[in-house]
RNA sequence: GUCCCCAUAGCUCAGCGGAUAGAGUGCGGCCCUGCGGAGGCCGAGACGGAGGUUCAAUUCCUCCUGGGGACA
Numbered sequence: 001g002u003c004c005c006c007a008u009a010g011c012u013c014a015g016c017g018g019a020u021a022g023a024g025u026g027c028g029g030c031c032c033u034g035c036g037g038a039g040g041c042c043g044a045g046a047c048g049g050a051g052g053u054u055c056a057a058u059u060c061c062u063c064c065u066g067g068g069g070a071c072a
Base pairs, nucleotide, nucleotide: 001071002070003069004068005067006066007065010025011024012023013022018055027043028042029041030040031039048064049063050062051061052060
């Protein structure tokens, strides 16, 4: 330098054009308990940035940013 892949809660991952964007773990509260770090219930918390396509974008396209890889 060219090409390919990835970017969603603190962390690890789902979601493949229309649903209140979900799960595990972590975190907060309550309950339970002799105690609780075990168990139960509830809750807060996320689409890297900017454009474009579309009636509608986390999802498709372009550029940028960051990460990983192949070739030179």
Molecule: transfer RNA
Organism: Candidatus Wildermuthbacteria bacterium RIFCSPHIGHO2_01_FULL_49_22b